[in-house]
RNA sequence: GCGCGCGGCCGGGAAGCCGCCGUUCCGGGCGACCGGAGCGGAGGAACUUCCGGACUCCGCAUGGCACAACGCCCGCCGAAAGGCGGGGACCGGCGGUUCAAGCCGCCGGGACGGAAAGCGCAACAGAAAACAUACCGCCCGCAAGGGUAAGGGUGAAAAGGUGCGGCAAGAGCGCACCGCCGCGGCGGCAACGCCGCGGGCAGGGCAAGCCCCGUUGGGAGCAAGGCCAAAACUGCGCAGGGACCGCCUGUCCGUCCCCGCAAGGGGACAGCGCAUAGUGGGCCGCAUAGAUUAAUGGCUUCCCAGCCGCGUUUAAUACCGCGGCGGACAGAAUCCGGGGUACAGGCCGCGCGCCAGC
RNA sequence: GCCCAGUUGGCGCAGUGGUAGCGCGUUCCCUUGACAUGGGAAAGGUCACAGGUUCAAAUCCUGUACUGGGCA
Numbered sequence: 001g002c003g004c005g006c007g008g009c010c011g012g013g014a015a016g017c018c019g020c021c022g023u024u025c026c027g028g029g030c031g032a033c034c035g036g037a038g039c040g041g042a043g044g045a046a047c048u049u050c051c052g053g054a055c056u057c058c059g060c061a062u063g064g065c066a067c068a069a070c071g072c073c074c075g076c077c078g079a080a081a082g083g084c085g086g087g088g089a090c091c092g093g094c095g096g097u098u099c100a101a102g103c104c105g106c107c108g109g110g111a112c113g114g115a116a117a118g119c120g121c122a123a124c125a126g127a128a129a130a131c132a133u134a135c136c137g138c139c140c141g142c143a144a145g146g147g148u149a150a151g152g153g154u155g156a157a158a159a160g161g162u163g164c165g166g167c168a169a170g171a172g173c174g175c176a177c178c179g180c181c182g183c184g185g186c187g188g189c190a191a192c193g194c195c196g197c198g199g200g201c202a203g204g205g206c207a208a209g210c211c212c213c214g215u216u217g218g219g220a221g222c223a224a225g226g227c228c229a230a231a232a233c234u235g236c237g238c239a240g241g242g243a244c245c246g247c248c249u250g251u252c253c254g255u256c257c258c259c260g261c262a263a264g265g266g267g268a269c270a271g272c273g274c275a276u277a278g279u280g281g282g283c284c285g286c287a288u289a290g291a292u293u294a295a296u297g298g299c300u301u302c303c304c305a306g307c308c309g310c311g312u313u314u315a316a317u318a319c320c321g322c323g324g325c326g327g328a329c330a331g332a333a334u335c336c337g338g339g340g341u342a343c344a345g346g347c348c349g350c351g352c353g354c355c356a357g358c
Numbered sequence: 359g360c361c362c363a364g365u366u367g368g369c370g371c372a373g374u375g376g377u378a379g380c381g382c383g384u385u386c387c388c389u390u391g392a393c394a395u396g397g398g399a400a401a402g403g404u405c406a407c408a409g410g411u412u413c414a415a416a417u418c419c420u421g422u423a424c425u426g427g428g429c430a
Stems, first nucleotide, its partner, number of pairs: 001354010012303007020041009043329001047340002050338005055221004067217005072087006088112001090109008113212002118210002120206002135152002137148004160178006179201001180199008225284004234275005241253004254269006304327001306325006359429007368382004376413001384400005406422005
């Protein structure tokens, strides 16, 4: 100097001009509104809607069932979800050691309660796949038959592994080491680890299959929900163009329209208030951005990164000079805390690798 | 804005851990003078994508993308 990984941070700046949304004040206008000035106006993810909460309505004595989520240990933060740090089981890679298994060291992963409650699953291949079995082989035997589980073969998985002994051949049959089970001791807050003794060995996998154990959880969601409330319908009350009578039915008169040659006939001139209910609609919920089709933008110049080309220089594609290009993902709609995902480019820290010089 | 469901051949759909199927369509052959119908055969799949669990994933878990539906 370059590259990769992890973590944290930033994610353009200044000026001018033209606009957009909200709001306050001033002036004009009967009013709708118009003009001017001031102030405020997106993000680290506003995306996704995967969790948790605030808030609201509904339900609810209590307990249980069902369903869902979470699940090694310790500490810290947090209202909760969740996050951070450290440690452990287990797994993978490299190196050392060993006949091998194992053990030790370094690096990385680490959705990890229970398989000795019960149920279920294991295709194909293979002799046999879960209270095991015997195809080839080996051994005994004339044969029938018996012994065996070392070796071959199948599979993801086959009654523990390696070595030595042993045997007719073999086998934990015996021994050593490792693994496993049980007991005891020690260390550690704990998960867990170490050591000793005993037992030749009791059996495996899957619970991101059902399930069991423990902890937690009532349902719906701002299109939640609340307030005001037109028209029409229904109910009640007052009232009925003017005048008159009246308990009710009614009588007379005026204006206008229609039919009619006319006489006459028909119609209109009277609705209002309250209540129920909550539709059209409006307001609240709703914010130190904020609506109900949704504003936060565009142009020009300069600068700051960055990329490309040329030149110079060098150990070097670094630095320097000139020219050109040039800033991603995305965009509030009740609010807040997390998870996940997208993102041009840059800065800082740690770790690893490569190149060159001293 | 909030809440649900789905994605498998060209189209419509089955498949809920063990070699991915059905119907229609497509191609070829037979039947016909020819076509349709009928009969026979074949091709065609990253199970939307990525990661994980498992011996093994279309299926189980997590995330992403797309499509559809409901709520005044």